The RNA shown here (transfer RNA) has 74 nucleotides and comes from Austrofundulus limnaeus. The prediction has a mean pLDDT of 80. It matches the Rfam family "tRNA". Rfam describes the family as follows. Transfer RNA (tRNA) molecules are approximately 80 nucleotides in length. It is annotated as a transfer RNA. Gene Ontology term of the family: triplet codon-amino acid adaptor activity. The RNAcentral record of the sequence draws on Rfam. NCBI's taxonomy places the organism under Eukaryota, Opisthokonta, Metazoa, Teleostei, Austrofundulus.
RNA sequence: GGCUCUGUAGCUUAGUGGGUCAAAGCGUCUGUCUUGUAAACAGAAGACCCUGGAUUCAAAUCCCAGCAAUGCCU
Repeated sequence: GGCUCUGUAGCUUAGUGGGUCAAAGCGUCUGUCUUGUAAACAGAAGACCCUGGAUUCAAAUCCCAGCAAUGCCU
């Protein structure tokens, strides 16, 4: 330098056939229970989806450019 793939909550992921408030597990916080902790149960907070544009009534999803990371080739 070229190619492939990936970027969504603190972490790991789903959602990629465009359409309701972006979902789940772990974790965090609060409460109940307990002498106390853990476990269990109930609840809450937390991502406008890597950045900027284009298309569209409507974009995490489609298109373009850029950034970052993984792997391969030279």